[in-house]
Predicted 3D model of a 394-nucleotide RNA (Bacterial RNase P class A) from uncultured Colwellia sp.

């Protein structure tokens, strides 16, 4: 200079004006229902909710999104067991907890930094791999080679020729995969037949906390593959949800009809049994209200130092308090700075690199609605730092 991997930080900043909104506090107004007091007309007193004005100090993201995991919180709901079902699947660790995150093993991909894993088990059983092939899993002879033995033929009786009977599975075919792999030897041709080296299998050391890893020694010695197939093992597993829930207030027609059961029955927030607990219980027609507070934002909460840790996280100590709507508020303008991209001057200069000027952007993906922990996806732009690899120069 160039491609590349990882990993972080940003989504302008600030100040002025206008405008919108919720919380805290101060005043004024007003106030159904309430309390006092009344000559019962009505007067005061005044919370809640509302109006107005002041003052403080605040107002949408990295993904708020999707509803995939995992919780907190309400609720059923007082307390069990077992079967089915569901969900995870190397190994040690973090966490409040997970299918998350971190370190490691082990595979696979990349020239390499470095990404990816749905990573227990096929000798517990069932299944599935179309066609093609001979043969697809206790599976196999179609072309081939061989014919030593036996059996045919010829002849010089010991050789030839042919390829039945047999014999191989090394050569080839098929096909996504064919009875462990290369090589010598042996054999009639062959073949773990037999050796040697890989491999598998058992077993022992040795290292590691473990998954695993190295190592020795002994054995000719694998019934292939697919569990994101059924299933088998291991470990876990109520459900429903802020439209959960609570409180006040208003209102009604505590209407009607069917249909099932009657304590051996019906109901009781995932399916059934069993236990527990309670005592009907379901379906349509009709008919009233549906208006307010609450739950709602102080948290498994952020920051900054220190310490421990390879890391994820974690201790400590100090500081801060940052939206809470409810048909839903959080905009607009202008003026500096930064940033970022093009043009232009000057300056130094090998390449380049610094100052200044002037114009233009910030354009995507996109907006809280009970709250957190992950994860997945969209996505405009720019900064920094390690790191890999190829090239050139010195």
């Nucleotide at each position: 200079c160039g491609a590349g991997u990882u990993g972080a930080c940003g989504a302008g900043a600030c100040a002025a004006u206008c405008g919108c909104u919720g919380c805290u506090u101060c005043a004024u107004c007003g106030u159904u229902g309430u309390g006092c007091c009344u000559u019962c007309g009505g007067g005061u007193a005044g919370a809640c909710a509302g109006a107005u004005g002041g003052a403080g100090g605040g107002g949408a993201g990295g993904a708020a999104a999707g509803u995939c995991c995992g919780g907190g919180c309400u609720c059923c709901a007082a307390u069990g067991a077992g079967c089915a079902g569901g969900g995870u699947g190397c190994c040690a660790g973090g966490u409040a907890a997970c299918a998350c995150c971190u370190g490691g093993g082990c595979g696979g991909c990349g020239u390499a930094a470095g990404c990816c894993g749905a990573c227990g088990a096929c000798a517990a059983g069932u299944g599935c791999a179309g066609c093609a092939g001979a043969g697809a899993g206790a599976a196999g002879a179609c072309c081939g080679c061989c014919g030593a033995u036996g059996a045919c033929c010829g002849c010089u009786u010991g050789c030839g020729g042919a390829a039945c009977a047999g014999g191989u599975a090394a050569g080839g075919c098929u096909g996504a995969a064919a009875g462990g792999g290369u090589g010598c030897g042996g054999u009639a041709a062959g073949a773990g037949c037999g050796c040697a080296c890989c491999g598998g299998a058992u077993u022992g050391c040795u290292g590691g906390u473990a998954a695993c890893a190295g190592u020795a020694a002994u054995u000719g010695c694998a019934g292939g593959g697919u569990a994101a197939a059924c299933u088998c093992c291991a470990c876990c597993c109520g459900g429903a949800g802020c439209a959960a829930g609570a409180c006040c207030a208003a209102a009604u027609a505590g209407g009607g009809u069917u249909u099932c059961a009657u304590a051996u029955g019906g109901c009781g927030u995932g399916g059934c049994u069993c236990g527990c607990g309670u005592u009907g219980a379901a379906a349509c027609c009709g008919g009233g209200u549906a208006g307010g507070u609450u739950g709602c934002u102080u948290g498994a909460g952020c920051u900054a130092u220190a310490g421990a840790g390879c890391g994820a996280u974690u201790u400590a100590u100090a500081g801060c308090c940052u939206a809470g709507a409810c048909g839903a508020a959080u905009g607009a303008u202008u003026g500096u700075c930064a940033c970022u991209u093009u043009c232009u001057u000057u300056u130094u200069u090998u390449g380049a690199a610094a100052a200044g000027g002037a114009a233009a952007g910030a354009u995507a993906c996109a907006a809280a609605a009970c709250c957190c922990g992950g994860c997945u996806u969209a996505u405009g732009u720019g900064u920094c730092a390690a790191c890999u690899c190829a090239c050139u120069u010195a």
Source information
Lineage of the source: Bacteria > Pseudomonadota > Gammaproteobacteria > Colwelliaceae > Colwellia.